RNA sequence: CAGGUUGGCCGGGCGAUCGCGGAGGGCAUGCCUUCCGAGGAAAGUCCGCGCUCCACAGAGCGGGGUGCCGGGCAACUCCCGGACGGGGAAACCCGGGGACAGGGCCACAGAGACAGACCGCCGGCGUUCGCGCCGGCAAGGGUGAAAAGGUGGUGUAAGAGACCACCGGCGCCGGCAGCAAUGCCGGCGGCCAGGCAACCCCCACCCGGAGCAAGGCCAAGCAGGAGCGAAGCCCUUCGGGGCCGGAGGCGGCUCGUCUCCGUUGAGUUCCGGGUAGGCUGCAUGAGCUCCGCGGCGACGCGGCGCCCAGACAGAUGAUCGCACAGGCGCGGGGAGGCGGGAUGAAGGCGCUGCCGUAAACCGCAACGCUGCGCCGGACAGAACGCGGCUUACAGGCCGACCGGCCGU
Repeated sequence: CAGGUUGGCCGGGCGAUCGCGGAGGGCAUGCCUUCCGAGGAAAGUCCGCGCUCCACAGAGCGGGGUGCCGGGCAACUCCCGGACGGGGAAACCCGGGGACAGGGCCACAGAGACAGACCGCCGGCGUUCGCGCCGGCAAGGGUGAAAAGGUGGUGUAAGAGACCACCGGCGCCGGCAGCAAUGCCGGCGGCCAGGCAACCCCCACCCGGAGCAAGGCCAAGCAGGAGCGAAGCCCUUCGGGGCCGGAGGCGGCUCGUCUCCGUUGAGUUCCGGGUAGGCUGCAUGAGCUCCGCGGCGACGCGGCGCCCAGACAGAUGAUCGCACAGGCGCGGGGAGGCGGGAUGAAGGCGCUGCCGUAAACCGCAACGCUGCGCCGGACAGAACGCGGCUUACAGGCCGACCGGCCGU
C1' cells in the first nucleotide's frame, strides 16, 4: 500500500415561524405556559417469557420441541467458552445423540449397491488358429456419489488380508490429563462391506390452551319463538345425604375431577331481535447512561444519576436559515511527491566513449488547504411489553486479526 476475514457505531443535528398528540401548572373553560414525542431494524411472527382468562388443577395416550461438553440467562431453538469433524494457505466459517432394536430407500449407469463378473488373468479340453466349452480368480481396467483399506513381501496355475511386517481405521482391556466432551500412551485382536434418521423410528430431556380483538368496569338497548332432551331408587332429625342416569368445562382421546339437572327439566339445535359507545388494561420496566469490582467470555455484583411516545381512522408535519459530515461538478493553491528538463551544465572515469549531481521552467498530483453551486438520497412508521434470531439497508466511521507486496 491494497486484498481477505471479523467485531462495533452513526444513519441526522441546532434555531425560528406555523400546525399536531400526551403529561404537568395557571385559569377568565377559552386560552396561556413548561416538558416529552418512532426504529436499528419499529419488519417477519420464527422461538422464549412477563401479564390476562379458561380453572380448583391432576394422570396416561397421542402430539410437539431440543439434541457434543461446560457455563450464562427470567427463559429459549438464543448467547459465551471448549473439544471433535469438515472447508480454507491462513485469519475464519460450517456441523451436531443413535445405522449392532426394527422397517424403508440408494434413481440412472454398471456384472453387481448386504451384492457378484462386462473387459480381463490363469488352468484343462477342443480348434476351421478366428476362437468355443468347462473350471478357478476378484489383484488390474471400466460404470458410478459410493463397489471389498494402503505399501512391501510370502504364497499361488493365476490370484486374493489367504498369510506376514509396518501403517491407517475399528473393537476390547489398562494407565495418565481434563468437571466433561475428548486427547495421549501401552497391550491384545485380521474385526476391515457402506451411505441416508431436515425418511419412519429408538434414546434422553422439556412442553396445558388461547391470546390485549387477552381481560375488567360503566352506560345504553331489545324480543323472543320452535324443537330435541336423561331412569329413577334408598335413607331422613324433612335441612338434606347417598347410589345411579343425563349435560357442560378442562386444545384431541381415555381416566379422573368440578359444576348443573333428574321431567316444575340442566343443556343443546335452528330461526329471529338488540348492542359495536365510554373508561380502563396503557407503560417505572427481568428499564437506561456512566463508573468501580469479579470473570477468557457471555454475564454478575455494587454506586451515583435519568424517566426517554402512549395514539384509537389512529399524532411528531410544512417552510426558512445555519453549520456539521458525505457525494457530485467547476475553479484556486500545492510541497520535502512523480514525470519531463536530463541523450544532462558542473563533475568523474578505465577518456572521442561512458557514468553522472543540480537548477530555472513545463506538466501531473497527495492534501483533515481553500472558494462556489447542487444533493437529506438507503431500509423504512410504535398500537401490551420485553429477551433473542432472521430478513432489508444509500452513504460514512472506528478497531482487531490473516497472509501478500514494497521500503527502512
A computed fold for a 408-nucleotide RNA from an Anaerolineales bacterium, annotated as Bacterial RNase P class A. The organism belongs to Anaerolineales, within Bacteria. It is recorded under the gene name rnpB. Its mean pLDDT, the model's own confidence on a scale to 100, is 79.